[in-house]
RNA sequence: GCCCCCGUAGCUCAGCAGGUAGAGCGCAUGACUGUUAAUCAUGAGGUCCUCGGUUCAAGUCCGAGCGGGGGCG
Repeated sequence: GCCCCCGUAGCUCAGCAGGUAGAGCGCAUGACUGUUAAUCAUGAGGUCCUCGGUUCAAGUCCGAGCGGGGGCG
C1' cells in the first nucleotide's frame, strides 16, 4: 500500500427482506434470610464510532473518514 471482517447498554453480544432498540451478566430498589450469598420481582441505563447521502422512514442501504482484528505484498 491492497483486500476482508468488526464497531449497538458498564461488559459479552443479538438485531440478516429498512418500520417502536433487545438478551445474558453487572448495577439499583424491594421481597426472602438472624446477616451475607443464592433465589424471586421491579427498575434505571443507549446521540446504535463520526460526518454526509438515499428514503415518508436508516442500527440496517450508499460514500468518506476514525478505531480494532485478520490476510497479502